[in-house]
Formats: sequence, C1' cells, structure tokens
RNA sequence: AAUAUAUUUCGGGGCGGGGUGCAACUCCCCACCGGCAGUACAGUCUGCGAGCCUAACCCUUAGGCAGAUUUGGUGCAAUUCCAAAACCGACGGUUAAAGUCCGGAUGAGAGAAGUGUUUU
Repeated sequence: AAUAUAUUUCGGGGCGGGGUGCAACUCCCCACCGGCAGUACAGUCUGCGAGCCUAACCCUUAGGCAGAUUUGGUGCAAUUCCAAAACCGACGGUUAAAGUCCGGAUGAGAGAAGUGUUUU
C1' cells in the first nucleotide's frame, strides 16, 4: 500500500417580507433550499440512496413506479467553472391546496472517516 473481516463515529437544507381571507409558513407576488458516488467542481448528465405501489414475507426479499436546463464565454477537457435566463421537488396531516410547518423519524440510508485483526 492493497485484500478480507469486525467495529466505532458521522451521515439533508430551506417561508423572511407583502397581498387576499373568518382562517394560509399551504393560495398570489417577491424570497429561500439542494443527500451520496462518478466525471473539470453537477438539485437538472450517469448511477445510487431516500419516497411510493404490488407480491411474498415479517429480518427482509423480488418486481415495478417516480422530478427538472438551455444559451453564451474560457479551456485539451466543463449540460459540472464563469455570465445570463429557466426549471424541479415522496407519503400522511392541517381552520385553506405545503420542496420550506407537523408526523412516521431519537427511524432508515447511498456513502464518508477512524480503529482492530487477517492475508499478500
């Protein structure tokens, strides 16, 4: 240094102002936010996780569903940088429709870092 294994820790952000109204952090106007790996630095590329559905089954497993970007510039190389203009966001709840409130969740998790051991 690599391999295998055990174990520990970490591991998702955001409604501020105004308007209408009996009532809205849910509507309208402005605002705000962006998991993990890969790759020239990515919410919009590729893949994964989270979410939802179905079946079996109750540790989970298998199958399925599911969001959104363009133009210009620099460069060997960028849908990733710079400039500009766009777009997207699970389920259940609610005095009124939610990416931002409450709940499942002191959960789960892609994965990240550390430590011990094994082998080379």
The RNA shown here (FMN riboswitch aptamer (RFN element)) has 120 nucleotides.
It was read from a public genome assembly, where an Rfam model found it.
The prediction has a mean pLDDT of 83.